Source information
Transfer RNA from Cladochytrium tenue, 71 nucleotides, folded computationally.
[in-house]
RNA sequence: CCAGUAUCGCCCAGUGGUAGAGCGUUGCACUUGUAAUGCAAAGGUCCUGAGUUCAAUCCUCAGUGCUGGCA
Numbered sequence: 001c002c003a004g005u006a007u008c009g010c011c012c013a014g015u016g017g018u019a020g021a022g023c024g025u026u027g028c029a030c031u032u033g034u035a036a037u038g039c040a041a042a043g044g045u046c047c048u049g050a051g052u053u054c055a056a057u058c059c060u061c062a063g064u065g066c067u068g069g070c071a
Stems, first nucleotide, its partner, number of pairs: 001069006009023002012020001017054001025041005047063005
């Protein structure tokens, strides 16, 4: 200098119209008890700021962190 990426505790979807799965956590059921299993619940100002839009996690710009590439 160029490109990619940033979303619940972790790993990842998602798409211009108010965000989901799996694992984990908590509660209940089951069990003599634990594990497993089943049911339910909680948990996210979607990295930050600005712009476009009636409306932005999504589009544009800038910044920051991380990853990769060229030299």

Its Rfam family is "tRNA". By type it is a transfer RNA. Lineage of the source: Eukaryota > Opisthokonta > Chytridiomycetes > Cladochytriales > Cladochytrium. The sequence is in RNAcentral, with records from ENA.